[in-house]
Small-subunit ribosomal RNA, 5' domain from a metagenome, 525 nucleotides, folded computationally. Rfam family: Bacterial small subunit ribosomal RNA. Its family is annotated with structural constituent of ribosome and ribosome in the Gene Ontology.

Context: one part of a larger RNA
RNA sequence: GAUUGAACGCUGGAGGUAUGCUUAACACAUGCAAGUCGAACGCGAACGUUCCUUCGGGAGCUAUUAGAGUGGCGGACGGGUGAGUAACGCGUAGGAAUCUACCUAAGUGUGGGGGAUAACAUGGAGAAAUUCAUGCUAAUACCGCAUACGCCCUACGGGGUAAAGAGGGCCUCUUCUUGAAAGCUCUUGCAUUUAGAUGAGCCUGCGUCGGAUUAGCUUGUUGGUGGGGUAAUGGCCUACCAAGGCGACGAUCCGUAGCUGGUCUGAGAGGAUGAUCAGCCACACUGGGACUGAGACACGGCCCAGACUCCUACGGGAGGCAGCAGUGGGGAAUAUUGGACAAUGGGCGCAAGCCUGAUCCAGCAAUACCUCGUGUGUGAAGAAGGCCUUAGGGUUGUAAAGCACUUUCAAUUGGGACGAAGGGUGUAAGUUUAAUAUGCUUAUAUCUUGACGGUACCUUUAGAAGAAGCACCGGCUAACUCCGUGCCAGCAGCCGCGGUAAUACGGAGGGUGCAAGCGUUAAUC
Numbered sequence: 001g002a003u004u005g006a007a008c009g010c011u012g013g014a015g016g017u018a019u020g021c022u023u024a025a026c027a028c029a030u031g032c033a034a035g036u037c038g039a040a041c042g043c044g045a046a047c048g049u050u051c052c053u054u055c056g057g058g059a060g061c062u063a064u065u066a067g068a069g070u071g072g073c074g075g076a077c078g079g080g081u082g083a084g085u086a087a088c089g090c091g092u093a094g095g096a097a098u099c100u101a102c103c104u105a106a107g108u109g110u111g112g113g114g115g116a117u118a119a120c121a122u123g124g125a126g127a128a129a130u131u132c133a134u135g136c137u138a139a140u141a142c143c144g145c146a147u148a149c150g151c152c153c154u155a156c157g158g159g160g161u162a163a164a165g166a167g168g169g170c171c172u173c174u175u176c177u178u179g180a181a182a183g184c185u186c187u188u189g190c191a192u193u194u195a196g197a198u199g200a201g202c203c204u205g206c207g208u209c210g211g212a213u214u215a216g217c218u219u220g221u222u223g224g225u226g227g228g229g230u231a232a233u234g235g236c237c238u239a240c241c242a243a244g245g246c247g248a249c250g251a252u253c254c255g256u257a258g259c260u261g262g263u264c265u266g267a268g269a270g271g272a273u274g275a276u277c278a279g280c281c282a283c284a285c286u287g288g289g290a291c292u293g294a295g296a297c298a299c300g301g302c303c304c305a306g307a308c309u310c311c312u313a314c315g316g317g318a319g320g321c322a323g324c325a326g327u328g329g330g331g332a333a334u335a336u337u338g339g340a341c342a343a344u345g346g347g348c349g350c351a352a353g354c355c356u357g358a359u360c361c362a363g364c365a366a367u368a369c370c371u372c373g374u375g376u377g378u379g380a381a382g383a384a385g386g387c388c389u390u391a392g393g394g395u396u397g398u399a400a401a402g403c404a405c406u407u408u409c410a411a412u413u414g415g416g417a418c419g420a421a422g423g424g425u426g427u428a429a430g431u432u433u434a435a436u437a438u439g440c441u442u443a444u445a446u447c448u449u450g451a452c453g454g455u456a457c458c459u460u461u462a463g464a465a466g467a468a469g470c471a472c473c474g475g476c477u478a479a480c481u482c483c484g485u486g487c488c489a490g491c492a493g494c495c496g497c498g499g500u501a502a503u504a505c506g507g508a509g510g511g512u513g514c515a516a517g518c519g520u521u522a523a524u525c
């Protein structure tokens, strides 16, 4: 000199853009943060309202309702944190023995049956959490059978293995014939196989902090064979066999640490660092375990153990903010228990839509960077006052006052966006089709969707009006005098000042440097 997720002191006008627990991976009150689908399925209120009534009530609408329940998909993403980890964890370059829901392309199929069960009802246990028994019922839930283009196993003889329906519309053909059934048609599912895409698992070369006041380490250890296990290779596991494997090119042990793109600094080489943003990894009260699933050994799932907290009728139960806010604690120190799903994105859904503390916004903080303002011109009697003085004067100083202008920003008046793409309804054309149904595409008309926010921006009005401080002035280092003090009080980054004229302490006047900041402290180059 540059820099910072900074803090502290004094001071503080406006706006924009960023950033904001670096410490206790300490403990957490409260609310919210993951749901959705009635176009998979069976049930199904209340309020209100209409009708009937034996005045007890019953039926319809509300109602494809609310609501739980079965079932499907999603809760493995998104969000947080950096404790652990010196490791194929990360970075980079390769590899072969693998899986991949949803999505895309293509092939084949989707036949015919069965038995349950929740919800519900009845009864019971319990303080509660919850739970038991009996009875009824549905499915895209579950289980056989048939079939097998294929796929898997094979001793090449053969063997094994699927499926689910749902929604809209129509009467061309058949049957009854108002209209429906079979049927036709459209959409979407389901099963299986192949390929792709995406994602993930595994292996290897090289690189990746300090300590030798850590020199030897290792028995599933190193390799082989058989077997098991996995989606898959492999001591991954197991039995047997061999006795290997690593190490001064630093093994082992100890300490420290998430890694990278990057960031800061520097002419560079390098040094330091890893907040925000992005990629990867690890973790979710502590330790262990598996279940489900395409995917987890799963932050807001389950089980066990432990510590802690809470409820209890003492028999037993409940919980996990390193999600967003917020509280206590720790600390020099770090924000609101805010708004909205309008946009972007995600989950579910045919869709409308619902959910979304992701996200977008707003609030707080000079924490940082950037921009603007606090007036402009004129004005010598060089006013008054202050300070200094050799008492003449000098300086503050064109500074002020005065005169003439301007009105950014703030205040005030009125107007007022972009961010909106979509979505609903109607009409027309095209396509699908037996079809002027339906569905899809396009065009067009119309209605409608903004948290921010009456914000940005434009505009009206008034008036210099509302807006400057901080540090320093001995040398380094830009800037000097007076008074007070008297080795005292004090200053100080280094040298050093202060013991009676201190440009070095304290005050004043003056000056210098930066400026909505200025200094100090800490840290890095």
Stems, first nucleotide, its partner, number of pairs: 001525004006521005013372006019365002021330001026328003030325003035073003040070002043067001048061005080283003089208007098200002103196008111145001113143002120135006150161004165188006174181003209255003216246003221243008258280004262273004285306005308319004336362001338361003344358001345356004375405004385396004409466001411461001414458002419452001422448010469514005474495003480509005490497002